Predicted 3D model of a 407-nucleotide RNA (Bacterial RNase P class A) from Boseongicola aestuarii. The prediction has a mean pLDDT of 75. Its Rfam family is "Bacterial RNase P class A". Gene Ontology terms of the family: tRNA processing, dimeric ribonuclease P complex and ribonuclease P activity. By type it is a ribozyme. On this family, see Frank and Pace, Annu Rev Biochem 1998: "Ribonuclease P: unity and diversity in a tRNA processing ribozyme". The RNAcentral record of the sequence draws on ENA and Rfam.
[in-house]
RNA sequence: GCGGAGAGCCGGAUGGCCGCUUUGGUUUGACCCUUGGGUCGGGCCGGGAGGAAAGUCCGGACUCCAUGAGACAACGGUGCCGGGUAACGCCCGGCCGGGGUAACCCGAGGGAAAGCGCCACAGAAAACAAACCGCUUCGGUCCGCCGAAGUAAGGAUGAAACGGUGGGGUAAGAGCCCACCGCGGACCUGGCAACAGGGACGGCACGGCAAGCCCCACCGGGAGCAAUGCCAAAUAGGGGUCUCGUGCGGGGUCGGUCCUUUCGGGGAUACCGCCACGCAGGGUCGUUUCAGCCCGAGAGGCCCGGGUUGGCAGCUUGAUCCCGUCGGUAACGGCGGGGCCAGAGGAAUGGUCAUCGAACCGUGGUAACGCGGGGAACAGAAUCCGGCUUACAGGCUCUCCGCGCUU
Numbered sequence: 001g002c003g004g005a006g007a008g009c010c011g012g013a014u015g016g017c018c019g020c021u022u023u024g025g026u027u028u029g030a031c032c033c034u035u036g037g038g039u040c041g042g043g044c045c046g047g048g049a050g051g052a053a054a055g056u057c058c059g060g061a062c063u064c065c066a067u068g069a070g071a072c073a074a075c076g077g078u079g080c081c082g083g084g085u086a087a088c089g090c091c092c093g094g095c096c097g098g099g100g101u102a103a104c105c106c107g108a109g110g111g112a113a114a115g116c117g118c119c120a121c122a123g124a125a126a127a128c129a130a131a132c133c134g135c136u137u138c139g140g141u142c143c144g145c146c147g148a149a150g151u152a153a154g155g156a157u158g159a160a161a162c163g164g165u166g167g168g169g170u171a172a173g174a175g176c177c178c179a180c181c182g183c184g185g186a187c188c189u190g191g192c193a194a195c196a197g198g199g200a201c202g203g204c205a206c207g208g209c210a211a212g213c214c215c216c217a218c219c220g221g222g223a224g225c226a227a228u229g230c231c232a233a234a235u236a237g238g239g240g241u242c243u244c245g246u247g248c249g250g251g252g253u254c255g256g257u258c259c260u261u262u263c264g265g266g267g268a269u270a271c272c273g274c275c276a277c278g279c280a281g282g283g284u285c286g287u288u289u290c291a292g293c294c295c296g297a298g299a300g301g302c303c304c305g306g307g308u309u310g311g312c313a314g315c316u317u318g319a320u321c322c323c324g325u326c327g328g329u330a331a332c333g334g335c336g337g338g339g340c341c342a343g344a345g346g347a348a349u350g351g352u353c354a355u356c357g358a359a360c361c362g363u364g365g366u367a368a369c370g371c372g373g374g375g376a377a378c379a380g381a382a383u384c385c386g387g388c389u390u391a392c393a394g395g396c397u398c399u400c401c402g403c404g405c406u407u
Base pairs, nucleotide, nucleotide: 001403002402003401004400005399006398007397008396009395010394012356013355014354015353016352017351018350020048021047022046024045025044026043027042028041029040030039031038032037033036050378054389055388057387058386059385060384061383062224063223064222065221067291068290069289070288071287072286075220076219077218078217079216080094081093082092083091084090095109096107097106098105099104110215111214115213116212117209118208119207132155133154134151135150136149137148138147139146140145163181164180165179166178167177168176182204183202184201187198188197189196190195228313229312230311231310238304239303240302241301242300243299244298247279248278249277251275252274254273255272256271257268258267259266260265281295282294283293284292320339321338322337323336324335325334326333327332360373361372362371363370364369
C1' cells in the first nucleotide's frame, strides 16, 4: 500500500424569533374559607424521544382472577458441557462437526442395539433382504444363444447401496483369512463435564430421518396498565336461563311450650324456634390427596336490557446511570463516591429565519484539491425492566489476519 476479520461509538451543528408540554424550583394575580391552606391563571429558571422508542418473538417485575402445598394426567416449550443472571429460548467460556491460507465465522448439537412409521425420482434391490448387466461352473444347443446353480469384486441408478484400501485365497467371489483405517462395548490416563488420548479384545453385527410419531431429562396456572384501586356523576339495580342445595347428632337453656309456685322464682327439654359445636354433604383451577376457608337456605355461573362514561392514583428512584477499585479468562459480581435523566393522556417534544454543512451530481486537475449545484438514513415514547430479531444515508476509533514493497 492492497484485500479481509472482529469489537465499540456517533448518527446533522450553532444562534435569533414564535409556540407546545412539564407544578421540579421561584415569583405573582383573582377567588374561597377555619390565616394557614385550597382552587383557577400568569411570568421567570430548569427538564422534554431512540439506538432501535419498531416487531410484540422470548424472559421477568407489578396488578387482578383462582385459598395454599404435594402427586398425576393432558397440552405447550426447551435440549452438547460448565458457568452468569431475578429469569430466559439470552449472554460468556469450552467441546464436537462444518467452512476459510489465516484473523475468524456457522450449527434446533439428547436418544435410531424401546417400538411404530417414512426414504420421492431413478434403480434389480431403500433394509428379516435382494441377481438387471457382468463374472464363474455345470447342462443343453439349430452355435444366435437358452436353462440351473454360485457370486455383492466390477458396471449402471441414486442424496444415500448392507464398512474402506491393499494382500492372500477361490471355479469366480465374499471379513472367508490377514495388515492398516473406520466401528463397537468394557478398561486405563487426563478433564468438574461435554470430550480427548492409549493399548488390548471383538466381529462386520448397528444405512438415513426424531424441524414424523415417540422415549428421556428439565421448565411452565390464566389474563393483562384499556391490569387494578379510589372519588364524583348516573341509576330501577330490571329481566331471562342453568347448576348445586334444605341431612344427622349431642349440648346450652336464650324465647316459646310443659310442670310447679309462698307470684320473687324454681325445674324439665318430648316438640318448635334461636345460638354456637361436631360428623356427613356441597362449593373452592383438569383429576386427586392433605390442610384451610365458605354454605345451612340460599349460593354461584352465563346471557340480555337500562344508566354513567369525568377526575385522581397506578406513573416513573430503578434487577437505574456514571466514575473508581477489587475478584473472575469472560459473561458478571462485590465495595466506595457521585448523579436524577420525558411523563403526555384523541396523546406535547414543533415552526420559521440566518450561518455552517456530509452523502450525491456536474466540471477542471495525474493527484492533493478547486469551482458550481445540493441540503441529511431508519424512524418516533404511552406501566416499567432484561434480551432477541428486523430497519438504517453517512462517519469515527481500536485490535487482529493474509499478500506485496521498503528499512